[in-house]
Molecule: transfer RNA
Organism: Candidatus Acetothermia bacterium
Order: sequence, then structure tokens, then C1' cells
RNA sequence: GGCGGCGUAGCCAAGCGGAAAGGCAAGGGACUGCAAAUCCCUGAUUCAGCGGUUCGAAUCCGCUCGCCGCCU
Repeated sequence: GGCGGCGUAGCCAAGCGGAAAGGCAAGGGACUGCAAAUCCCUGAUUCAGCGGUUCGAAUCCGCUCGCCGCCU
């Protein structure tokens, strides 16, 4: 330098055009003499950033940034 993959909550991780599951952690509550365990509730002014396509984008297209891999 060329090519490809990935980037979703503090961490892991689904989703593949109709608008974000789940788990762990965290906070609040119930229970308990106090705890632990258990149970209930809360949480992503939006999905690396900016543009584009579309009635509608995390999802498709382009560029940029970051990480990983392959080729030279």
C1' cells in the first nucleotide's frame, strides 16, 4: 500500500428494513433480628462518527475513525 471481518448499556451478547432480547454488574424495594440467598422494579434522549437511499435504517450504500486478520 491492497483486500476482508468486526465496532449495540459498565462487561458479555441477540438482532439482518417496521425501530434494541437476554445474562452479569449497578441502583431501588420485598423478605430477614442483621446479613446472605431468593423475588419484584429501574436502566441504551439511541446502536463508533458524518453523509446518502427509503414513508421508515442498528440493519442497505459511501467516506472517516478504532480493533483484528490475510496478501505484498